[in-house]
Context: one part of a larger RNA
RNA sequence: GGAUGAACGCUGGCGGCAUGCUUAACACAUGCAAGUUGGACGAGAAGUGGUGUUUCCAGUGGCGAACAGGUGAUUAACGUGUAAGAACCUACCCUUGGGAGGGGAACAACAGCUGGAAACGGCUGCAAAUACCCCAUAGGCUGAGGAGAAAAAAGAGGAAUCUGACCAAGGAGGGGAUCGCGUCUGAUUAGUUAGUUAGUGAGGCAAUGGCUUACCAAGGUGACGAUUAGUAGCUGCUCCGAGAGGAUGAUCAACCACAUUGGGACUGAGACACGGCCCAGACUCCUAUGGGAGGCAGUAGUGGGGAAUUUUCUGCAAUGGGAGAAAGCCUGACGGAGCAAUGCCGUGUGAAGGCAGAAGGCCCACGGGUCAUGAAAUUAUUUUCUCGGAGAAGAAACAAUGACGGUAUCUGAGGAAUAAGCAUCGACCAACUUUGUGCCAACAGUCAUGGUAAGACAGAGGAUGCAAGCGUUAUCU
Numbered sequence: 001g002g003a004u005g006a007a008c009g010c011u012g013g014c015g016g017c018a019u020g021c022u023u024a025a026c027a028c029a030u031g032c033a034a035g036u037u038g039g040a041c042g043a044g045a046a047g048u049g050g051u052g053u054u055u056c057c058a059g060u061g062g063c064g065a066a067c068a069g070g071u072g073a074u075u076a077a078c079g080u081g082u083a084a085g086a087a088c089c090u091a092c093c094c095u096u097g098g099g100a101g102g103g104g105a106a107c108a109a110c111a112g113c114u115g116g117a118a119a120c121g122g123c124u125g126c127a128a129a130u131a132c133c134c135c136a137u138a139g140g141c142u143g144a145g146g147a148g149a150a151a152a153a154a155g156a157g158g159a160a161u162c163u164g165a166c167c168a169a170g171g172a173g174g175g176g177a178u179c180g181c182g183u184c185u186g187a188u189u190a191g192u193u194a195g196u197u198a199g200u201g202a203g204g205c206a207a208u209g210g211c212u213u214a215c216c217a218a219g220g221u222g223a224c225g226a227u228u229a230g231u232a233g234c235u236g237c238u239c240c241g242a243g244a245g246g247a248u249g250a251u252c253a254a255c256c257a258c259a260u261u262g263g264g265a266c267u268g269a270g271a272c273a274c275g276g277c278c279c280a281g282a283c284u285c286c287u288a289u290g291g292g293a294g295g296c297a298g299u300a301g302u303g304g305g306g307a308a309u310u311u312u313c314u315g316c317a318a319u320g321g322g323a324g325a326a327a328g329c330c331u332g333a334c335g336g337a338g339c340a341a342u343g344c345c346g347u348g349u350g351a352a353g354g355c356a357g358a359a360g361g362c363c364c365a366c367g368g369g370u371c372a373u374g375a376a377a378u379u380a381u382u383u384u385c386u387c388g389g390a391g392a393a394g395a396a397a398c399a400a401u402g403a404c405g406g407u408a409u410c411u412g413a414g415g416a417a418u419a420a421g422c423a424u425c426g427a428c429c430a431a432c433u434u435u436g437u438g439c440c441a442a443c444a445g446u447c448a449u450g451g452u453a454a455g456a457c458a459g460a461g462g463a464u465g466c467a468a469g470c471g472u473u474a475u476c477u
Base pairs, nucleotide, nucleotide: 001477002476003475004474006473007472008471009470010469013347014346015345016344017343018342019340020339021305026303027302028301030300031299032298035063036062037061040060041059044056045055046054070258071257072256079183080182081181082180084178088175089174090173093171094170095169096168097167098166101135102134103133104132110125111124112123113122114121115120141148142147154163155162156161184230185229186228191221192220193219196218197217199215200214201213202212203211233255235253236252238247239246240245260281261280262279263278264277283294284293285292286291311337313336314335315334319333320331321330322329351379352378360371361370362369363368385414386413387412388411389410390409394404421466422465423464424463425462426447427446428445432461433460434459435458436457442449
C1' cells in the first nucleotide's frame, strides 16, 4: 500500500446493489415454519318446503413429511478433493412387453357402559374401502432334478375416454460400499495392535468384507513418523502477491456431520428421522401428588454473553416444492418491504459574475501582506428538495391474476432554495506562523519533543490530504 461479515471516536444529503451473533452447539415467553386428497371409504352436519344438486368434515386409507430451511459441536477420517474400477439398491418420472378371474374375515369412526384432575384410556356391539387375507393365473424367480413359494384395485364420465393399481425388462436421475494419490502442529509423544492380521465353516446385509460368531495360524503396522497429545468441518472459492507462494474457508455452490445430552430401534423406496416414537440424564412447566407436558443450531422475537450484528413486517403476484384429475389449498423456501454509511458504485451540497482588492480575523519591519474572487450586489439554472399530474415492465397462457406500489420513470410549478466533515502540518510524510505553558501540563508508530523566544504540548489564524465520510484499534498479506 491492499483487504475485512469488523468495532470504536467525531461527523452525516440522496440513490442502486450487496451484507448483517465471528462471542454462549447458552436458556428460551408468544405467533407462524407440512400438509394435501370427498374423483379411495363408510358415517355425520349445513343448506333447500321436499327430492336432486351443492358445501363442510372428526375418522379409515393413499402420497408427502428423508425435500426445502438451520448450525459447524464432533471429526486428522476414504470425512473431503481428485482419479479409478465392481459385488449393489432405487418411491415418484420415461420406454417396452404382459395380465387384472373368484371369494372372505375384521379394525377405527359410530352407539351403549365405564376409569382418570389431566394427558389419555378400557369393555361390549355395529360395520365401508384403492385398508387386510385366501384361492386361481405366470415367456418371470429360487434351484434340483420330487418340486417349492409368490401379484393385482378400482375411481370419474352419458359415452368416447381419462386417472390409478400389479408383474417383468430397460433408462434417467439419486444413493450405498471399495481403492491409488493429496489433506495442520508437536519426538520435551517410539513403539503400537487380540477381532488385532490372515484362513475355513456358519450367520447377517441391497451389496463386498472380522460386519458378527466358532475353530485354526501368528500375524498387522511404524523414523517415508505408527501410536499418542493438541488444533480443525473439507472443497470450489476469497484476500495479498509480477509470480513463486502466504493467509482464509462469512455471504453463494457442492459434500459431510449434528438437531437439549447419551443410547435404541420402528415405519418406509429412502431415516436409525430438527418441528416422529421408546428408554435414561440434566433443565423448565402443569398437577387433585396418583401422574403428565416440553426441546428455536427454522423465521421473527426475549434474556444472557460480548467491542459488536436487524422487524414479534408483507405476499404466495413471480420462481420452486408437497399432495390433488382439476379448481382451489399449504409453503417464515422464496419474492419483497423495514432497520444499520457495514461495504462497493453513482450523484449532490451549486454555476456565471464581481476590486471599493469591502467589513472582520491573523501576521507585520506599521509601508503592508494574507484569508481572498472568497463574500455581497447582478444574471440565469433546478441534479436534488417541496407540492401537484400521468404512471409501468416484471404475467407465462384468449381472458383474468402484481405483494413490491401509486414504487421506478415521465411531466408541471416553486425557490439557491434542504445538504461538509474528519485527520494531519519536526523527519519518515504533502502542509507554518503567532500566543500560552516552562522536563510542568502534555505528545508519541519510530527517532524523539517539552527545563522562558517549542514549526513536535494547548489555543488561534493559515495550509495539506481524503471526502459523506475521516481517523484509530484488531487481523492477514
RNAcentral holds the full RNA, with entries from SILVA. The part of an RNA shown here (small-subunit ribosomal RNA, 5' domain) has 477 nucleotides and comes from Picea sitchensis. The source organism's lineage runs through Eukaryota, Viridiplantae, Acrogymnospermae, Pinaceae and Picea. It matches the Rfam family "Bacterial small subunit ribosomal RNA". Its mean pLDDT, the model's own confidence on a scale to 100, is 83.